[in-house]
RNA sequence: GGGCCCGUAGCUCAGCUUGGACAGAGCGGCGCCGUCCUAAGGCGUAGGUCACGAGUUCAAAUCUCAUCGGGCCCG
Numbered sequence: 001g002g003g004c005c006c007g008u009a010g011c012u013c014a015g016c017u018u019g020g021a022c023a024g025a026g027c028g029g030c031g032c033c034g035u036c037c038u039a040a041g042g043c044g045u046a047g048g049u050c051a052c053g054a055g056u057u058c059a060a061a062u063c064u065c066a067u068c069g070g071g072c073c074c075g
């Protein structure tokens, strides 16, 4: 230098293929119940510029392009 894959909640990831309803799960956090206390368990709750910019579109996490970061392969 070229090619491919990945970037979504604090962490691990789904959703992308086939654009559309308030963007989700598990763990973790916080509050309450529970207990003599702690734990297990139960209930509730907060937390997201979907890496970043532009484009296409009535509408973009999803399609296109550029950039940044990470990984693998080739030279």
Stems, first nucleotide, its partner, number of pairs: 001074007010027004020058001029045005051067001053065003
The RNA shown here (transfer RNA) has 75 nucleotides and comes from a Microcaldota archaeon. The prediction has a mean pLDDT of 81. The organism belongs to Microcaldota, within Archaea. Its Rfam family is "tRNA". The family's RNA type in Rfam is transfer RNA.